The RNA shown here (Bacterial large signal recognition particle RNA) has 265 nucleotides and comes from a Chloroflexota bacterium. It matches the Rfam family "Bacterial large signal recognition particle RNA". Rfam classes the family as a non-coding RNA gene. Model confidence (mean pLDDT): 77 of 100.
[in-house]
RNA sequence: UCGUGCUAGACGGGGAGCUGGCGGUGCCCUGUAACCCGCAAUCCGCCUAGCGGGGUUGAAUUCCCUCUCGAGGUCGCUGGUCCACAGACACGUUCGGCGUUAAGUUGCGUUGAGGAUCGGGUCCCACGCGGCGGAAGCCCGCGAACCCCGCCAGGUUCGGAAGAAAGCAACGGUAAGCGGUCUCUUCCGGGUGUCGUGGGGAAGCCCGUUCUGAGCUGGCUGACGUCGGCGUGCCCGGGGGACACGAUCGGAAGAGGGUGCACGG
Repeated sequence: UCGUGCUAGACGGGGAGCUGGCGGUGCCCUGUAACCCGCAAUCCGCCUAGCGGGGUUGAAUUCCCUCUCGAGGUCGCUGGUCCACAGACACGUUCGGCGUUAAGUUGCGUUGAGGAUCGGGUCCCACGCGGCGGAAGCCCGCGAACCCCGCCAGGUUCGGAAGAAAGCAACGGUAAGCGGUCUCUUCCGGGUGUCGUGGGGAAGCCCGUUCUGAGCUGGCUGACGUCGGCGUGCCCGGGGGACACGAUCGGAAGAGGGUGCACGG
C1' cells in the first nucleotide's frame, strides 16, 4: 500500500417547556443519503443518563474533537416608538348639579312692595271631650250520666199497718265554660282628631293689627364661583405589540485535526 473478515461508533441535530437532573413522547426551528417494531403528559425510561427487540453500515464524503459563520429559540429594572388603561395638572366645553348676582326679561306692587312691631296658627307637653280598637260587665242562647239544685214515676229501705226516708232516669233550672249581641256601663291602648282648656315655644312659614312708604321676585337669558361629565395637551405609573441593542443556547454549511483488531499478498 492492496484485499478479505470483524469491532468501537453511526443510522439526524437543536431551542423552549417539563424535571432534582438526563433522554424521549407532545410544541417550535432546521434538515435529509436521516432503518423498522413496542412504550409514554394527572407521562414513559433512566441516574453520565431513553429502555426492550430486530436490521443496515462500519474505520471514513458517513465515527470523534476544535474553530469560523449563522437559520431559529429564550431572556432583559435596556432604548426610543405605537396601542389601550389608570392617576395628577393645565386649557377648553352649544353638557349637567348647586350657590351668588340682578344687566335683560317674566310676574307681583300706592286697591301698599319690602321691613319693623304685636297677636294668633303651624310645633311640643298635660288634661278633657270625641272617634277607633281591645278586654270585662249587663243582655241572649247553649251548657253537668254520678261526685249541683228543684220535683222525683218505677224500683229500694224501715214499719204489722197507717205512713216515713234516701233517691236514679225523665222533666224544669243553674255553675264553670263556650258562643252571640254590640245599645248601655267600666277599664286599658294609639303613627287617633279642620275639637276644647291650660302651659311652653329657637328659627322658619301662614293669617291678621299698627307704623313706615317703593320696591320685591328669581321662572327664563346673562355674568361670576364651585363640583361633576366630556374633549385636548403635558407629565407620571403599571401592562401589551413590533423594532433596535445586549446576553445566552445554537440546526445546516465551511475549515482543520484525531481514531482500531485479525489474516493474506